[in-house]
RNA sequence: UGAGUCAGUCAGGCGGCCGCGUCGGGCCCACAAGGCCCGCCGAGGAACGUCCGGGCUCCGCAGGGCAGGGUGGUGGGUAACGCCCACCCGGGGUGACCCGCGGGACAGUGCCACAGAGAACAGACCGCCGGCCGCCAGGCCGGUAAGGGUGAAACGGUGGUGUAAGAGACCACCAGCGCACCAGGUGACUGGUGCGGCUAGGUAAACCCCACCCGGAGCAAGGCCAGACAGGGAGCAUUCGAGGGCGGCCCGCCCGAGCUCCCGGGUAGGCCGCUAGAGGCGUGCGGCAACGUACGUCGUAGAUGGAUGGUCGCCACCUGCGCGAGGGCAACCGAGCGCAGGUACAGAACCCGGCGUACCGACUGACUCAUCCG
Repeated sequence: UGAGUCAGUCAGGCGGCCGCGUCGGGCCCACAAGGCCCGCCGAGGAACGUCCGGGCUCCGCAGGGCAGGGUGGUGGGUAACGCCCACCCGGGGUGACCCGCGGGACAGUGCCACAGAGAACAGACCGCCGGCCGCCAGGCCGGUAAGGGUGAAACGGUGGUGUAAGAGACCACCAGCGCACCAGGUGACUGGUGCGGCUAGGUAAACCCCACCCGGAGCAAGGCCAGACAGGGAGCAUUCGAGGGCGGCCCGCCCGAGCUCCCGGGUAGGCCGCUAGAGGCGUGCGGCAACGUACGUCGUAGAUGGAUGGUCGCCACCUGCGCGAGGGCAACCGAGCGCAGGUACAGAACCCGGCGUACCGACUGACUCAUCCG
C1' cells in the first nucleotide's frame, strides 16, 4: 500500500418563525369547564416483528401420574431463556476467523425420488468363466460382485494365496466398528495398548425411544370512585298531610300531591396501575470469558384516538458535473472554488433480558494474508 476478519461508536449540528403533548406557575372566568400566556421536559438502535424468556396482576393448584408442547455435545453465566461465554466434535478458509436444526438408526416400525438389472439379510445389464446346441452371426443353462455402467448412496481398501473364472474363502497391512485396560481432562472428549468377528448404508425438521423443562390468561391484567334519561318494582302518603320553604333546632306560619328506595348499572364516565429498573456510566477486585461484586456517580416521555412536527437560513459530510493552483515525458493525479442532488431505517403505549429483521452513510480499535522499503 492492497485485500480481508472480528468487535464497537455515531447516525447530522446551530439559529429564526409557526405548531403539538404531559406537568408546574400566572391571568380571564365563578377557585368549575373552557381559553390565553410563560417555563421545564418530550422516541430508538432498532422504539419494529411480537419469535423466545422473565417481572408484575388475576384465576387455578395436596402430592404423583397421563395427555399436550418445548429443549437436546460438555461445562459455566443468568431472574429466566430456544440467549450469552468457554471448550469438545464435525465442516469451510492460506490465515485472522466463520458455520453446525450437534441425544439415540444393534428397542421397534416406516421411507429412500430420478436413473439403474438391482436400494437393504440386495442384485447378473455389459463383461469374465464353464457346459450344451449351432446354419459359426450367435443362442440357452449355470457360476461369478474382480472389471464396466447407473446413482446422493451398490454391502470395507491395497497387495497376495487360491480358482474354470471369482469371492474375507484364506493371509498380511491399513481404515472403520465393538469390548477391556492405561494415561490426561470437572466433563464432552483425546492419546495409547490388547482382543474380537472380517464390515456394519442413509433418514428421527418420519413415527418412535431417552433425559430435562413447562398451570392458564394477559395492563382491554387488575383495583378504586361512581352517574343521567327512559322503563320496571317496592314502601310511605293523598285533609287523621308524605314532602318542601321560613339561614341550625322546636313551636308556629305558609305551600302542598306526590316523595323515598331498589332494579336499570358497579353500566357510561373518571382515577390508580404508569414508569427508578434484574437501570446506565466509571474505577477497584474475582473470573480465560459470559458475568459477579464493592464504591462512586448520573438521571424529567408517559400520550389514550393517541403529542414529539413543519419551514427558512448558515455550517458539516457524501455523490455527480464543471473550473482548476500545482505535479508528471505522458497516461494521469490533484489542493481549492462553483453548481446540482442526497443525509437513511423507522417511531414509545406496563416494564425488562434476548433473538430476528430494516438501515444514506461516517468513524474507532484489535488481528490476518499478500507485496514493497529499511
A computed fold for a 374-nucleotide RNA, annotated as Bacterial RNase P class A. The prediction has a mean pLDDT of 78. It matches the Rfam family "Bacterial RNase P class A". It is annotated as a ribozyme. Rfam links the family to the GO terms tRNA processing, dimeric ribonuclease P complex and ribonuclease P activity. Rfam describes the family as follows. Ribonuclease P (RNase P) is a ubiquitous endoribonuclease, found in archaea, bacteria and eukarya as well as chloroplasts and mitochondria.